[in-house]
RNA sequence: ACAACGAAGAGUUUGAUCCUGGCUCAGGAUGAACGCUAGCGGCAGGCCUAACACAUGCAAGUCGAACGGUAACAUAAGAGCUUGCUCUUGAUGACGAGUGGCGCACGGGUGAGUAACGCGUAUGCAAUCUACCUAUAACUGAGGAAUAGCCCAGAGAAAUUUGGAUUAAUACCUCAUAAUAUUAUUAUUUGGCAUCAUUUAAUAAUUAAAACUCCGGUGGUUAUAGAUGAGCAUGCGUUCUAUUAGCUAGUUGGUGAGGUAAGAGCUCACCAAGGCUACGAUAGAUAGGGGGCCUGAAAGGGUGAUCCCCCACACUGGUACUGAGACACGGACCAGACUCCUACGGGAGGCAGCAGUGAGGAAUAUUGCACAAUGGAGGAAACUCUGAUGCAGCCAUGCCGCGUGCAGGAUGAAGGCCCUAUGGGUUGUAAACUGCUUUUUUACAAGAAGAAACCUUGGUACGUGUACCAACUUGACGGUAUUGUAAGAAUAAGCACCGGCUAACUCCGUGCCAGCAGCCGCGGUAAUACGGAGGGUGCAAGCGUUAUCCGGAUUUAUUAGGUUUAAAGGGUUCGCAGGCGGAAUUUUAAGUCAGUGGUGAAAGCCUACAGCUCAACUGUAGAACUGCCAUUGAAACUGAUAUUCUUGAGUAUAGAUGAAGUGGGCGGAAUAUGUCAUGUAGCGGUGAAAUGCAUAGAUAUGACAUGGAACACCAAUUGCGAAGGCAGCUCACUAAACUAUUACUGACGCUCAUGAACGAAAGCGUGGGGAGCAAACAGGAUUAGAUACCCUGGUAGUCCACGCCGUAAACUAUGAUCACUAGAUGUUGGCGAUAUAUUGUCAGUGUUUUAGAGAAAUCGUUAAGUGAUCCACCUGGGGAGUACGUUCGCAAGAAUGAAACUCAAAGGAAUUGACGGGGGCCCGCACAAGCGGAGGAGCAUGUGGUUUAAUUCGAUGAUACGCGAGGAACCUUACCAAGACUUAAAUGUAUUUUGACAGGUUGAGAAAUCAACUUUUCUUCGGACAAUUUACAAGGUGCUGCAUGGUUGUCGUCAGCUCGUGCCGUGAGGUGUCGGGUUAAGUCCCAUAACGAGCGCAACCCCUAUUUUUAGUUACCAGCGAGUCAUGUCGGGAACUCUAGAAAGACUGCCUGUGUAAACAGUGAGGAAGGUGGGGAUGACGUCAAAUCAUCACGGCCCUUAUGUCUUGGGCUACACACGUGCUACAAUGGUCACUACAGUGGGCUGCCAUCUGGCAACAGAGAGCAAAUCCAUAAAGGUGAUCCCAGUUCGGAUCGGAGUCUGCAACUCGACUCUGUGAAGUUGGAUUCGCUAGUAAUCGUAUAUCAGCAAUGAUACGGUGAAUACGUUCCCGGGCCUUGUACACACCGCCCGUCAAGCCAUGGAAGUUUGUGGUGCCUGAAGUCAGUAACCGUAAGGAUCUGCCUAGGGUAAAACAGAUAACUAGGGCUAAGUCGUAACAAGGUAGCCGUACCGGAAGGUGUGGCUGGAAUAUCUCUUUU
Repeated sequence: ACAACGAAGAGUUUGAUCCUGGCUCAGGAUGAACGCUAGCGGCAGGCCUAACACAUGCAAGUCGAACGGUAACAUAAGAGCUUGCUCUUGAUGACGAGUGGCGCACGGGUGAGUAACGCGUAUGCAAUCUACCUAUAACUGAGGAAUAGCCCAGAGAAAUUUGGAUUAAUACCUCAUAAUAUUAUUAUUUGGCAUCAUUUAAUAAUUAAAACUCCGGUGGUUAUAGAUGAGCAUGCGUUCUAUUAGCUAGUUGGUGAGGUAAGAGCUCACCAAGGCUACGAUAGAUAGGGGGCCUGAAAGGGUGAUCCCCCACACUGGUACUGAGACACGGACCAGACUCCUACGGGAGGCAGCAGUGAGGAAUAUUGCACAAUGGAGGAAACUCUGAUGCAGCCAUGCCGCGUGCAGGAUGAAGGCCCUAUGGGUUGUAAACUGCUUUUUUACAAGAAGAAACCUUGGUACGUGUACCAACUUGACGGUAUUGUAAGAAUAAGCACCGGCUAACUCCGUGCCAGCAGCCGCGGUAAUACGGAGGGUGCAAGCGUUAUCCGGAUUUAUUAGGUUUAAAGGGUUCGCAGGCGGAAUUUUAAGUCAGUGGUGAAAGCCUACAGCUCAACUGUAGAACUGCCAUUGAAACUGAUAUUCUUGAGUAUAGAUGAAGUGGGCGGAAUAUGUCAUGUAGCGGUGAAAUGCAUAGAUAUGACAUGGAACACCAAUUGCGAAGGCAGCUCACUAAACUAUUACUGACGCUCAUGAACGAAAGCGUGGGGAGCAAACAGGAUUAGAUACCCUGGUAGUCCACGCCGUAAACUAUGAUCACUAGAUGUUGGCGAUAUAUUGUCAGUGUUUUAGAGAAAUCGUUAAGUGAUCCACCUGGGGAGUACGUUCGCAAGAAUGAAACUCAAAGGAAUUGACGGGGGCCCGCACAAGCGGAGGAGCAUGUGGUUUAAUUCGAUGAUACGCGAGGAACCUUACCAAGACUUAAAUGUAUUUUGACAGGUUGAGAAAUCAACUUUUCUUCGGACAAUUUACAAGGUGCUGCAUGGUUGUCGUCAGCUCGUGCCGUGAGGUGUCGGGUUAAGUCCCAUAACGAGCGCAACCCCUAUUUUUAGUUACCAGCGAGUCAUGUCGGGAACUCUAGAAAGACUGCCUGUGUAAACAGUGAGGAAGGUGGGGAUGACGUCAAAUCAUCACGGCCCUUAUGUCUUGGGCUACACACGUGCUACAAUGGUCACUACAGUGGGCUGCCAUCUGGCAACAGAGAGCAAAUCCAUAAAGGUGAUCCCAGUUCGGAUCGGAGUCUGCAACUCGACUCUGUGAAGUUGGAUUCGCUAGUAAUCGUAUAUCAGCAAUGAUACGGUGAAUACGUUCCCGGGCCUUGUACACACCGCCCGUCAAGCCAUGGAAGUUUGUGGUGCCUGAAGUCAGUAACCGUAAGGAUCUGCCUAGGGUAAAACAGAUAACUAGGGCUAAGUCGUAACAAGGUAGCCGUACCGGAAGGUGUGGCUGGAAUAUCUCUUUU
């Protein structure tokens, strides 16, 4: 260069964000199983569990051309005769049983054992064997004795077996011959790798054979070589556990011998004392190994079914025999367990071969056909055998392929489903219907390839035989594949899913139930999440679920992670092994790199081509197999070797430093105690007290003495040390970094597992000491309690010596070393330069900042930056630093250090809020200063509670309670009782009928209502009106304010809430909106990475305060006139008041001062008003699931002869009690009586009512005016005078009696008012609490709405009279801004800890009980090999027998280890609403936490030392900018 291949994420912690980190999902795969479903074919696969037990059949035989033979069959011949039977003959084909040969060690099965030279790979055997096969050479002679069978006679149930006689062989034995055999000796050649191997020659000794025959040959023996197969040895690789650290006596080696095919402690005798091990021995657990298979981008991870190779095993254990080969799956012997037979004496058996059975299990097939093919055994061959194999059967178990039709067809049919429902949408061209096709199906017909051969026959070549050719013959599968013809859409679709991840949505049912769920989660009356339906999506003869593996997961990180705070740096140093290592040159070639050779089986994967119609499948070829070994070369780097170097490291000389260490001596201040003295009543202590001390003289003061501990000031982000740590002064000893000189050595270095030493405080042991302090303890307080905080005492301890302990937030939460990478500025110890301002350099110690890093906070030459080396440590939270085991310790305890189970999070940093018994600033009738109340009394009214047939419903801290209700006797009314109605009470449309209905009267009744009687339309003749019938539309104050609209309260008339663009930050977010001032105000100004804008603030609107102008009726009346007892009463007027239109006016505009400005101040000026003049309307984004379904509207649900409607009566008015809001009072600033003055709103015809008359009065009867600036309505407090004289009163008026008035259909329950009588409580109100800052509070009356009347003392307005006080912001409450902490975010009414109690779960300990494992000691010891062996057998070879050694097994003993179980017991985890407290999070109310000790129901408390991962405040120091 070319080619090929090739890597995806998502959900879930939070209010939101970034990160860390786990959990889960989407993919692929399977010897699978289960659920639902199922048309066909091809190719594969099919006990993963009990190496559990097996009935039955088959799976290894063959050879007569090795042999003796002849039981059966067939043939032939012969004989007898009964003429279709019997007998004879091994005569022929053949052949049961037997001798002999070969085979049975292959093929087939299984994976128990095995962590091993078992397997893989690469070598070696100079240390070996190999039947059958091939090649070559030689030989194949002579003899002998038996034996099975057969026959005879026995034993036994059987299996089996005994004796006698006789017989053959390619069975057995002897002899001969013999070398390229073996052994020994000698000489010799060549080679090598130590022993040695090899060539040649000679001598000596020893060892062979089998025959059969068709006469061709086949077979046999010896030797050599080959091929094949096997054996042995070696290098490398090959699971987990160190809570397995030491193992080993044939063990390691040597000499010699034995043994084997062969090397070797393989075995034995002797000798030596070795061998293995932290690079993991030994022990334990698990496991057949590989090619491969699955997954993955790869690296890897997982796995070892089918096929191939190797190993091991064959009921369990042991043993050998035979053989070329076995210690032998379908052989033997013994022991054991089990099963079977038995005549009880004794025997038989081994499916992990193929089928099959039982059992186990979620689960895995036929007691099939055939040797036709391929292969195997035997044979000369025919042939026989072959559950190997070839086929078929069963199973959707997998992969692959095919089909279930195609085209047209709209009234977009019916039906289903949905909706905004006269209609539309969807199912859906889907169906019907028309036409077409026939894979498949069914029927009929034809019908393979796989067969090549062997054999036999014929032919050709040469030479009787071999080679080749031709012909003949042979098919389990199978009448199968395939093909043709005919018929006809005919025979053929399901499963899962539809909240997100993840493609696909609606209705009904259900109502935290039933259920779903992989994770998050869904379900409590509108469920796309449950169940059903319709529709849709995905895959499809399958689809889902479950299980397991890989992936995603860079979540064990070699590729490719981390350790300040998320999990994670060892407490510190020294240091062996190990790892790593400065500069130059030489040599080498171990690592490294390149070439070549061998090997890496086949199959598989990949590529190409080819064969089945395609594909799966199969074949052929190639590539690959990234590996191992050998060899050749290169020499840069690493290593090794040798020689040098000086910069790393060290040494020397000189200087100087420090709270460095150890031991000794000395000192003063203070506390305490003792003695003496002075002196008198308290001292002490606290938030306040008390315990305690004190008249026996304390405290206080003075003097003297004693004793122990600690060292004020100096003192500092100072200094020293490895860390812990170290502080009065001084002496002695010891150690160290630093600087200067650059003299010396010459890489001597760095790091460091195991190890060693040091190591605060507490604690332990022994002996001292003991002033102060002080766990425990005691007492006093506090408190609900107080095992605490506070106080008074007080023992261990704290101190010293010696010895242990070995841990801390042992922290810079930051391992050590080296190098590199901008600056600024302090300071400590040195050394220089210099001008004495300064400045350079080395080593420390601080702050700030660039690049860079980081999740961010932050770090930043003292790195958390960039690189290198080494060590330590981490892998979700909890369980747990726990249990068990082990080591250490006197103990306390330390070190090492799990699992079951459980959760979907735990966590870090930062953000926005909220909160704090955090901080700062500011405001408000928030406090304070005042005035008047409430809370006490009586009454009114509302609420709770209680009661009731009903006491209708709602409102419940602030923000419910004189609230909805601005007016419950009936009505209202929704509640209760009783009685009635059912398309209805009203309305509309259409329709039917009629001229009625209504009204009146009578009767029943509580009424509604019912019944009876009676009266009874208009018309322009079209109809109108009214009633009635029918139909359609009803009705509901029933539920849900947590489905809603609308409306409202509150924070709050507080000053806030946001946006666009830009900028900052990974981001949530920030900035703007902060800061300095100022304001009532985010009001304004200045500053400013912000610049602008919006909703709020303010202003614009209304009323009110002043003036002008216009206009004067019903208002007004100064001047003029008229009139009256008197009155704007009248003429008139337009001045004034007033009315109601329009204007003006106030803006910090002017002045002075302060200030940059905004603005503020002023007894300023002017002005009616002065700094938003006073009041109102106006309520930002939002909060409280705040209130209201009962104003109204509305979704859903519910009722429909009732939860609707009508009527009467009752209730909402009850009454032991509790609370809220008010009224009236308690009196003299007052009550009563008499006289007298001044308003403003607003209202009025079913009305307001002047005036007159009656009545004591409420009121009644007459009766003008007024639809109203015209008429109507006494304002009161006030003023003047009189009286009362401090009393339960001439205060107060409740309650009750009597008599009335009015409204109304009706005042009994249940109205108001009048008169008269009665005359409760109450003498100023506890804790506590409310309102109000000026025309306000207080006080006085007036009007109105609702309304027939009125329970109104309420509400809403109106005017009259009319104060006091505010120093001020410490405190209470509420709010705003900034900042800080937070473990809160449902946001402190938050979160959260521990004991106890209950249930469930797993685990630890445990007296014991029980099972198993592997060793050890002792006893016993089968079969069998080996060794020895006189009697017996045999001519002999030899055998039997007996003895010994060894061993499987058995017994026994003491220990070890592992498992199960267990009374009892311990802690742990989980579980909507249990108990006790409140430890932590804010300064969490005593800052918290760590180590340790003691104590306590529990969290925990206290002592001692340490840390900041503590708030606030003050101070100090350093720094940034100037």